A computed fold for a 72-nucleotide RNA from a Candidatus Dojkabacteria bacterium, annotated as transfer RNA. Its Rfam family is "tRNA". It is annotated as a transfer RNA.

RNA sequence: GGGCGUGUAGCUCAGUGGUAGAGCGCUGUUCUUAUAAAGCAGUGGCCGGUGGUUCGAUCCCACUCACGCCCA
Numbered sequence: 001g002g003g004c005g006u007g008u009a010g011c012u013c014a015g016u017g018g019u020a021g022a023g024c025g026c027u028g029u030u031c032u033u034a035u036a037a038a039g040c041a042g043u044g045g046c047c048g049g050u051g052g053u054u055c056g057a058u059c060c061c062a063c064u065c066a067c068g069c070c071c072a
Stems, first nucleotide, its partner, number of pairs: 001071007010024004018055001025043006048064005
C1' cells in the first nucleotide's frame, strides 16, 4: 500500500427498513439467626463518527476512526 471482518447497556452477545432486546452484573425488597441460592421490582445504550438514500436507518450507500486477520 491492497483485501476482508468487527464496533449495540458495566461485560458477553442478539436485533437484515417502522419508537432497541436477552443473559450476566448493579440497586431495592421477600425469604434466613446471618450469608448464599431462589422469587419479585427496578437500573441502564441518541447503536464508533460525519454525510447521503428513504415518509422513516442499528439495518442500505459513501467517506472516516479504532481494533483484528490475510496479501504484498